This is a predicted complex of two RNAs, RNase P RNA and transfer RNA, with 497 nucleotides together. It holds a member of the Rfam family "Bacterial RNase P class A". Rfam describes the family as follows. Ribonuclease P (RNase P) is a ubiquitous endoribonuclease, found in archaea, bacteria and eukarya as well as chloroplasts and mitochondria.
RNA sequence: GGAGUGGGCUAGACGAUCGCUGUAAGUGGAAGUUCGCUUCCCUUAGGGAGGAAAGUCCGGGCUUCACAGGACACGGUGGUGGGUAACGCCCACCGUCCGCAAGGACCGGGAUAGUGCCACAGAAAGUAUACCGCCAAACGGCCUUUUCGACUCAGGCUCAUACCUUGAAUCGGAGUGGACGAGGUAAGGGUGAAACGGUGCGGUAAGAGCGCACCAGCGGAUCGGGUGACCGAUCCGGCUAGGUAAACCCCACUGGAAGCAAGACCAAGCAGGGCAUAGUUCGUCAGGCUGGCAACAGCAUGACGGCGCGAGGCGGUCCGUCUCGUCCACUGUCCGGGUAGGUUGCUAGAGCCGUCGAGCAAUCGGCGGCCCAGAGAAAUGAUCGUCCACGACAAAACCCGGCUUAACGGCCCGCUCCGCGA
RNA sequence: CGGGAUGUAGCUCAGCUUGGCUAGAGCGCUACGUUCGGGACGUAGAGGCCGCAGGUUCAAAUCCUGUCAUCCCGA
Numbered sequence: 001g002g003a004g005u006g007g008g009c010u011a012g013a014c015g016a017u018c019g020c021u022g023u024a025a026g027u028g029g030a031a032g033u034u035c036g037c038u039u040c041c042c043u044u045a046g047g048g049a050g051g052a053a054a055g056u057c058c059g060g061g062c063u064u065c066a067c068a069g070g071a072c073a074c075g076g077u078g079g080u081g082g083g084u085a086a087c088g089c090c091c092a093c094c095g096u097c098c099g100c101a102a103g104g105a106c107c108g109g110g111a112u113a114g115u116g117c118c119a120c121a122g123a124a125a126g127u128a129u130a131c132c133g134c135c136a137a138a139c140g141g142c143c144u145u146u147u148c149g150a151c152u153c154a155g156g157c158u159c160a161u162a163c164c165u166u167g168a169a170u171c172g173g174a175g176u177g178g179a180c181g182a183g184g185u186a187a188g189g190g191u192g193a194a195a196c197g198g199u200g201c202g203g204u205a206a207g208a209g210c211g212c213a214c215c216a217g218c219g220g221a222u223c224g225g226g227u228g229a230c231c232g233a234u235c236c237g238g239c240u241a242g243g244u245a246a247a248c249c250c251c252a253c254u255g256g257a258a259g260c261a262a263g264a265c266c267a268a269g270c271a272g273g274g275c276a277u278a279g280u281u282c283g284u285c286a287g288g289c290u291g292g293c294a295a296c297a298g299c300a301u302g303a304c305g306g307c308g309c310g311a312g313g314c315g316g317u318c319c320g321u322c323u324c325g326u327c328c329a330c331u332g333u334c335c336g337g338g339u340a341g342g343u344u345g346c347u348a349g350a351g352c353c354g355u356c357g358a359g360c361a362a363u364c365g366g367c368g369g370c371c372c373a374g375a376g377a378a379a380u381g382a383u384c385g386u387c388c389a390c391g392a393c394a395a396a397a398c399c400c401g402g403c404u405u406a407a408c409g410g411c412c413c414g415c416u417c418c419g420c421g422a
Numbered sequence: 423c424g425g426g427a428u429g430u431a432g433c434u435c436a437g438c439u440u441g442g443c444u445a446g447a448g449c450g451c452u453a454c455g456u457u458c459g460g461g462a463c464g465u466a467g468a469g470g471c472c473g474c475a476g477g478u479u480c481a482a483a484u485c486c487u488g489u490c491a492u493c494c495c496g497a
Stems, first nucleotide, its partner, number of pairs: 001418010012387007020048002023045004028041005050393001054404002057402005062259004069319004074255005079093005094108001095106004109250002114248002116244003131189002133185003139181002142178002145175006152168005197215006216240001218237008263344004272335005279307002282305005288299004308326005351370008388391001423496007432449004442480001451467005473489005
């Protein structure tokens, strides 16, 4: 100097004038008044959008649903350790992959729990099979040929037969070669994204982890290191187990629902109506009636309780529990009626700044200082002057922590690789 | 604030559940034929980054994640 990589900061600046909107103060002004105060105006002081306020994708606070719960279902998350109020976020590390490197990416548990799927091609897509090919050791019959034996026929020898000998056919035994059936094989060819390890030697009929050596991978055991994921070493094993869980599923951890139009208080206003509902031969007590000499028995009534039934509740189901009702509703449901105001929740907070300490870091702790929007149809704007790199994306609405997306530019820092120079 | 759906050819839609063949259909468009000419009809043809980005897989319109845009419903 070039190329790259990781991260941080900033979001026009200064001044003047006029506005808008909260807050605080004011022997300030006006109106109202229940004499407490309220509303409006004025003056002064001070505050007034963001890094993403956005998308609403996660997580929490806060609030209500009953400050009993349990099981199932349905989701969510998915290496390990840590941080945190919590998270699907952040930090550190491990593993795999990408990059020469700095660095980057990863929904990164389980495929020997089970089920499913793997198009086309291919013999075969997962515990089954054999298309071409290879084999002929063993099995079956066939052909060829060699040899041995048996028997028959023909020729030779002999006067003739037999013996002997030569040839042919048949049968049998043994062997050579060939093709076939059944069989063996998975080395080779071929298909595919993927075909039951790779190389070499031995072995064999041909072959094959069939055996051996080395290598890759898997599982188990032991030892060592680490909190752990995991890493390293040694030995053993069968030699080998395909992929897919972002398919069902299994495992571990985890999740109640709704949302500031939550919710609380005040004021104002209104009209009710239809429909639904199961009781009890149980217990205790009370008084009453009938029968009886009495003990007692029977009958109906009321109160409380038990059981049953109905309704509601933590919101999908069940169990449990609680409340109310059990004869006319303080229940459920449907229809109808009224209101459209005010106050609060509301911003002092997992807050900001500085400093010290712990930690590799995320982050946490101590001390000191500071107060920094709070509207409710919804405020932050306009004009002028000076300067510059000429100003992007975009604006609170209960509040925080993250993630993601948008974005004109500017500034700064760490690191890597290449080239050149000293 | 809460919930749901959609995005595929110029337009309207299939295909996605259960991943696999060259992603199809209708209308429209182009050329040719037919006609005196036009329409209709017939024949042939063109036209697709399946909203975008990344991932899983041998393989993605289809599965997953993120994102963008549009529409609908409720308080």